[in-house]
């Protein structure tokens, strides 16, 4: 740098002793011991693996109407690689849209309510 995903879903023990929750705002967790690190269980299914369907496409094979090989859809969770295990990526941040309200009302605001989109950021595959 592309590209998918991100409102599910899963903790208990040792360590150790102050912050943490990316970032600001907010709002929460936290000495009833948090972040962190170890262990051990577990959660998902991105990749990998098995297996099943075959109705579509493509290549391929040969004994010619059958097999095979990716696409494609299911299954399992597999002594594989990874991630994850407070709170929706804890909300919001920026533009636009429909609502509501507020004012010094031809406008302009808003830590108000709902969408859609972008940025950020995580996490997997290239």
């Nucleotide at each position: 740098u592309u590209c998918a995903u991100c409102c599910a879903g899963a903790g208990c023990g040792g360590c150790g002793g102050a912050g943490g929750g990316a970032c600001g705002g907010g709002c929460c967790c936290u000495g009833c011991g948090a972040u962190g690190c170890c262990g051990c269980g577990g959660c998902a299914a991105c990749c990998g693996g098995u297996u099943c369907c075959a109705g579509g496409c493509g290549c391929c094979u040969c004994c010619a109407g059958a097999g095979g090989c990716g696409c494609g859809g299911g299954a399992c969770g597999c002594a594989g690689g990874u991630g994850c295990c407070a709170a929706a990526u804890c909300c919001c941040g920026c533009u636009c849209c429909g609502g509501g309200g507020c004012c010094u009302c031809g406008g302009g605001c808003c830590a108000c309510c709902g969408g859609a989109g972008a940025a950020a950021g995580a996490u997997g595959a290239g």
Molecule: SAM riboswitch aptamer (S box leader)
Organism: soil metagenome